[in-house]
RNA sequence: UUUGAUCAUGGCUCAGGAUAAAACGCUGGCGGCGUGCCUAACACGUGCAAGUCGAACGCCCUCUUGCUUCGGCAGGAGGGAGUGGCGGACGGGUGAGUAACACAUGGGUGACCUACCCUUUGGUGAGGAAUACCGGCGAGAAAUCGUCGACAAGACCGCAUAGGCUUCCUUUAGGAAGCAAAGCUCCGUAAGGGGCGCCAGAGGACGGGCCUGUGGCCGAUUAGCUAGUUGGGGAGGUAAAAGCCCCCCAAGGCGACGAUCGGUAGCUGGUCUGAGAGGAUGAUCAGCCACACUGGGAUUGAGAACGGCCCAGACUCCUACGGGAGGCAGCAGUGAGGAAUUUUCGGCAAUGGGCGCAAGCCUGACCGAGCAACGCCGCGUGCAGGAGGAAGGUCUUCGGAUCGUAAACUGCUUUUCUCGGGGACGAGUUACGGACGGUACCCGAGGAAGAAGCCCCGGCUGACUACGUGCCAGCAGCCGCGGUAAUACGUAGGGGGCGAGCGUUGUCCGGAAUUACUGGGCGUAAAGCGCGUGUAGGCGGCCAUUUAUGUCAGGUGUGAAAGCCCUCGGCCUAACCGAGGAAGUGCGCCUGAAACUGGAUGGCUUGAGUACGAGAGAGGAGGACGGAAUUCCCAGUGUAGAGGUGAAAUUCGUGGAUAUUGGGAGGAACACCGGUGGCGAAAGCGGUUCUCUGGAUCGAUACUGACGCUGAUACGCGAAAGCGUGGGGAGCAAACAGGAUUAGAUACCCUGGUAGUCCACGCUGUAAACGAUGGAUAUUAGAUGUUGCGAGUUUAACCCUCGCAGUGUCGACGCUAACGCAUUAAAUAUCCCGCCUGGGGAUUACGGCCGCAAGGUUAAAACUCAAAGGAAUUGACGGGGGCCCGCACAAGCGGUGGAGCAUGUGGUUCAAUUCGACGCAACGCGAAGAACCUUACCUAGGCUUGACAUCUGGGGAACCCCUCCGAAAAGAGGGGGUGUCCUUCGGGAAGCCCCAAGACAGGUGCUGCAUGGCUGUCGUCAGCUCGUGUCGUGAGAUGUUGGGUUAAGUCCCGCAACGAGCGCAACCCUUGCCUUUAGUUGCCAUCAUUUAGUUGUGCACUCUAAAGGGACUGCCCGGGCUAACCGGGAGGAAGGUGAGGACGACGUCAAGUCCUCAUGGCCUUUAUGCCUAGGGCUACACACGUGCUACAAUGGCCGGUACAAUGGGUCGCCAACCCGCGAGGGGGAGCUAAUCCCAUCAAAACCGGUCCAAGUUCGGAUUGGAGUCUGCAACUCGACUCCAUGAAGCUGGAAUCGCUAGUAAUUGUGGAUCAGAACGCCACAGUGAAUACGUUCCCGGGCCUUGUACACACCGCCCGUCACACCACGAAAGUCAUUUAUACCAGAAGUCGGUGAGCUAACCGCAAGGAGGCAGCCGCCCAAGGUAUGGAUGAUGAUUGGGGUGAAGUCGUAACAAGGUAGCCGUA
Repeated sequence: UUUGAUCAUGGCUCAGGAUAAAACGCUGGCGGCGUGCCUAACACGUGCAAGUCGAACGCCCUCUUGCUUCGGCAGGAGGGAGUGGCGGACGGGUGAGUAACACAUGGGUGACCUACCCUUUGGUGAGGAAUACCGGCGAGAAAUCGUCGACAAGACCGCAUAGGCUUCCUUUAGGAAGCAAAGCUCCGUAAGGGGCGCCAGAGGACGGGCCUGUGGCCGAUUAGCUAGUUGGGGAGGUAAAAGCCCCCCAAGGCGACGAUCGGUAGCUGGUCUGAGAGGAUGAUCAGCCACACUGGGAUUGAGAACGGCCCAGACUCCUACGGGAGGCAGCAGUGAGGAAUUUUCGGCAAUGGGCGCAAGCCUGACCGAGCAACGCCGCGUGCAGGAGGAAGGUCUUCGGAUCGUAAACUGCUUUUCUCGGGGACGAGUUACGGACGGUACCCGAGGAAGAAGCCCCGGCUGACUACGUGCCAGCAGCCGCGGUAAUACGUAGGGGGCGAGCGUUGUCCGGAAUUACUGGGCGUAAAGCGCGUGUAGGCGGCCAUUUAUGUCAGGUGUGAAAGCCCUCGGCCUAACCGAGGAAGUGCGCCUGAAACUGGAUGGCUUGAGUACGAGAGAGGAGGACGGAAUUCCCAGUGUAGAGGUGAAAUUCGUGGAUAUUGGGAGGAACACCGGUGGCGAAAGCGGUUCUCUGGAUCGAUACUGACGCUGAUACGCGAAAGCGUGGGGAGCAAACAGGAUUAGAUACCCUGGUAGUCCACGCUGUAAACGAUGGAUAUUAGAUGUUGCGAGUUUAACCCUCGCAGUGUCGACGCUAACGCAUUAAAUAUCCCGCCUGGGGAUUACGGCCGCAAGGUUAAAACUCAAAGGAAUUGACGGGGGCCCGCACAAGCGGUGGAGCAUGUGGUUCAAUUCGACGCAACGCGAAGAACCUUACCUAGGCUUGACAUCUGGGGAACCCCUCCGAAAAGAGGGGGUGUCCUUCGGGAAGCCCCAAGACAGGUGCUGCAUGGCUGUCGUCAGCUCGUGUCGUGAGAUGUUGGGUUAAGUCCCGCAACGAGCGCAACCCUUGCCUUUAGUUGCCAUCAUUUAGUUGUGCACUCUAAAGGGACUGCCCGGGCUAACCGGGAGGAAGGUGAGGACGACGUCAAGUCCUCAUGGCCUUUAUGCCUAGGGCUACACACGUGCUACAAUGGCCGGUACAAUGGGUCGCCAACCCGCGAGGGGGAGCUAAUCCCAUCAAAACCGGUCCAAGUUCGGAUUGGAGUCUGCAACUCGACUCCAUGAAGCUGGAAUCGCUAGUAAUUGUGGAUCAGAACGCCACAGUGAAUACGUUCCCGGGCCUUGUACACACCGCCCGUCACACCACGAAAGUCAUUUAUACCAGAAGUCGGUGAGCUAACCGCAAGGAGGCAGCCGCCCAAGGUAUGGAUGAUGAUUGGGGUGAAGUCGUAACAAGGUAGCCGUA
């Protein structure tokens, strides 16, 4: 990190972790100690890495001494190869091979060897024959060789001797046979002695050989392997046991405790990690093994081959082409490979090794140095002081903050560094001897001097801002960032971490209890085999005796050293090193214990079983029989339909169907009883009856004596579908056909219909074969139903109580992630089996086994994803359910949609037709009013501190008038004119104007998806929440659900809830009634008066406008729970919210508005700002919305006559009167308004007349003419008036809107805006209805409940084909390569055997000759090689198959809701 959130499951990922033989990137001061080809066991030039000994031996060469008869003789020093001895079998390298007695550990060897070394016994006599080097000759390019001739030994060979050894015979004793040797040197005159050797024995030490118990990899998609194979007898062979080898005989041996085969791999001490158990690993150091170009072979030797030999092969080199030479996996080094790994260094001074008496020589072992931050460890790059804090950078709310005591500056120090001087330990001794090295270290001088980087800063995870970028560029370990305000990209500032390093990548362990021994699981998350029988195995009741396998205790041997751990010590410290100890959980041996386990023996009955009795049962197999129903056939009656569906049609029927009656045929299935009833291991089993047969249960006794449980492999059973053969076939019914449905309909529906369904036999072997729950045993509260049997009780078969065995429901403890389970466990325990380890790929491929086939079973990988999945929660949704509202439908009234016009919008057009608003919730909306202005748009002419604000400097009062030019703005010029306040009288100040410069102004430019504010909408819907408590692991629940009730979460009752808040209601305004107060401009009942409430009078009434009253389910009846409340009634102006308004919860729509205003960011600055003129917003083929007027007689026209309310008015309303047909003009009274005016205020209404059904006396569009008014100006583009003209239209398709009462409808009036310009808008009154049964349906909403795979929430989610691209995999005619097996051919070198007529020094022999030996030849075995046939693995392959991934592709809609045909499993 899966979810909106939660818990659990589960994978992926990271960190704190760590490691290192690492590599790469950036960076890099010093020292110490370590480490350094992990890849090509690939190929190697050059040098070096094993020699030494003259005290074993002869010879040659050079130099030289003495003597000399000059021929030489006797020496000395050095060199050379050779004979001989010892060593080259150690040391050093590598890990290819090897799954093995290779390794580790413990044993055995009475089955063995051991040079040099140590101890010890005895001996060391006397002879002989050769030969290398050398010389002569010869061959060859070379390597090298041949032949002849000499000569020496501690080389070689006889002989003698034998304490001893070996073999044989034998009873011990003993006897027989066989077997040795070498000398050199020192002292000494010599004798003699010493030293080093030599031979034959014995013993030791060291080192090895062989055998063996145990231990440590993977694969069963490797299950059988084996002929020298297993054993025996004999012979051979070896140092030695043995089929080690051979002949003969027997037929064995190994294997699920994993043989054989395949893959991989050197093993160990240890190393890394881990709490441990484990896991991983096997560099450096140490032990063992194996190998030395590849394969084979022997020789020598005590022992066998990296720097020996022979042969074969590959490769490289030399060559005179005839032939030769070579083997760095020694140290350096080179090439190649690779991400990657060093110097062709110094020295034998130390340690160790070989040879030698020794001196000494050799030693790329080793000791050192060099290179590499490759690792570990240590040190430094300075220390102290130093500001309310420089400069500069960055950020900023412009105030400041921060880098930051950091720097500068002052003082100090010198590790390191540089220079100069001194100078080791390592060297134990009488002496020689130091590569490292003039190094470490010490002293002095100099000077802060030469020395800091890397990574990170979204969460995990420590650390945040600015700018740039704009799903681009890029980042990324996982989740994920980036689409204009990115703490996630890039840069900067700041910060965090580590530091001579820091990051990255790869690896291992850890975290991961994610293979679970310690320490997991399997009802639903992955996981119980479909079920049984039973083999091996595992486990197993009670008592006693015994044993000592396991077990336990003590002792002992071993467990190499190093390492780890502890203590102490040495380098200044540390790393590193030294010493001692501990540990090494292991194995062997000895002694002991005997509880438990195992073994042995004897016994027991409770586990298990047997016998007897009883009843229950769709348990199984076979046979026989029965009735109902369907269909078909025959016959009768009968007539036009039947059938089928949502509706139809196909279909059947006048050739007589359907219906009905009788008869017959045939197949299949068995109604009622029938039941969470019964039986069975499961699958499964249902009419009746007969035969055969399995199991369980209960009861009471007897018997056996642990006989038990589980169960890998195995064997058997196993629904449906399917297959084979043969029957059968009524109904039903895949396929198929037709009819419908539909956009399509290969479906759902209908009509038909074949396999099949049935039987027999044989296959198949699978299911959601499910309780999604393996079997057995024991223990752990209950309640209740039911089946079988029994006991008690009873007269009793009833009922009741109890017991056993089954089968259900509910529930305590306990368990569970929850749901749930709960004596039939999913509780508590034990035993055994099976199975799981993220999703997809994949119930797949390949291989094996099974099958007639279909197919089954077993069962991967590549690749891909960061999830997939479980339970529960809150929502949302459902072509789920229940309840309930609303002009939601219905019932009504009037409209819209058709016409003309007005107006808005889209579209189109245009220089511009400024912009915004877009379902409801944009469209007579912003706009309560575009001729100029407005105005934001276009064209043109102009301005640039600007039309407007603040600041600075200078000047002037402001201001008014006139002229020219221009379309205007603007520009040019002239004239007039000086004020207010203070004053020291010089002047200054405020306001205003002009000029100049720059800070800045300005923007209806962009972003409503950066925002505030305001508004719309759901919706005046009844909801939305909180505190505390309680419940739940938790999200959450409860409250707020329930029963009633209401317009209402309104109220009542109940309740683990009790309260509270925002909403509802009320409080506010208007209106309806009354009272009081007040009485002008209002009013007029009474009195007087007038044309007139005109005036006097009056304030009763109306009215006005202030304060109150009134209505609260208060009263009555009924219902309801004695409630809330409902129905009815009285009274009342008003009655159950009286009516209307204002008032809009938590929130939703990234809803609308940057063009009201405000505002972040961005953009613009002689322009996107400002001024001006003209134009445009008024366009016009069209389309839509909203309206007005109509289509007429409930009407039009003419005349007469009534009755309002709200409002407005001094830039105004405008009376009387006069003029005009009229709009209007003149006129001028009154009025800052309860006074005057608009305004006689109305119209519809009412009364009378006329029109007579028509495109009209309806309707008024359009057009012509003439005017009026406003205004600077009515051309584009105003309103109105008069005359004339008289269009469409005769009630409007689909569809759709409003309205429930003073409402709809209809009638006029006023107002805002406004110079003028309403059919719009806002208000006012007049006249004044109809209908509501009701909640099935449409729309919207509320509550409860249910399902869910939805949560961007159904406008959701999601499946498959097809098309395209990419990726990995399978199949495939084959092809290529590797490896292996078998058979045969072949057969180098070589051992062994045979032969050996050729050759032959030592011995025998007088000789001839012999013994012995050699070459040669033959044979066995055998490497490479060849032929043939198989197996396995890998690569590749036209084509082909499915799979995965990919952007917004195509077709449909399968699944999730009853997903619109419930879904799913097996099969065809």

The RNA shown here (small-subunit ribosomal RNA) has 1468 nucleotides and comes from an uncultured bacterium. The RNAcentral record of the sequence draws on Greengenes. Rfam family: Bacterial small subunit ribosomal RNA. Its Rfam clan is "SSU clan". Gene Ontology terms of the family: structural constituent of ribosome and ribosome. Its mean pLDDT, the model's own confidence on a scale to 100, is 85.